[in-house]
RNA sequence: UUUGAUAAAGCCAAACCAACCGUAAGGAUGGGGCGGAAAGCCGUGGAUCUUUAUUUAAAGAUAGCCGGGCUGCCAAAG
Numbered sequence: 001u002u003u004g005a006u007a008a009a010g011c012c013a014a015a016c017c018a019a020c021c022g023u024a025a026g027g028a029u030g031g032g033g034c035g036g037a038a039a040g041c042c043g044u045g046g047a048u049c050u051u052u053a054u055u056u057a058a059a060g061a062u063a064g065c066c067g068g069g070c071u072g073c074c075a076a077a078g
Base pairs, nucleotide, nucleotide: 001077002076003075004074011036012035016031017030018029020027021026034064040070041069042068044067045066046065047062048061049060050059051058052057
């Protein structure tokens, strides 16, 4: 520098369940484990969703929808 293996030291944790927060989308804790090589961080572009207003606007949500930016573990090859 490139690549990501039925590998894996270590990591994260979908659905679902319990109680909590939020009008809602959804969040967060514990259990759980579908999966993940950035499923680490950033709402910056697009997309989708929610609420309010009612006319294309405001406030939000999703980073595990796709890009973009920053950072990083392990292994293999060069």
Model confidence (mean pLDDT): 79 of 100. A computed fold for a 78-nucleotide RNA from a Deltaproteobacteria bacterium, annotated as c-di-GMP-I-GGC riboswitch aptamer. Taxonomically the source falls in Myxococcia (Bacteria, Pseudomonadati, Myxococcota). It matches the Rfam family "c-di-GMP-I-GGC riboswitch aptamer". Gene Ontology term of the family: cyclic-di-GMP binding. The family is grouped with related families in Rfam's "c-di-GMP_I riboswitch clan".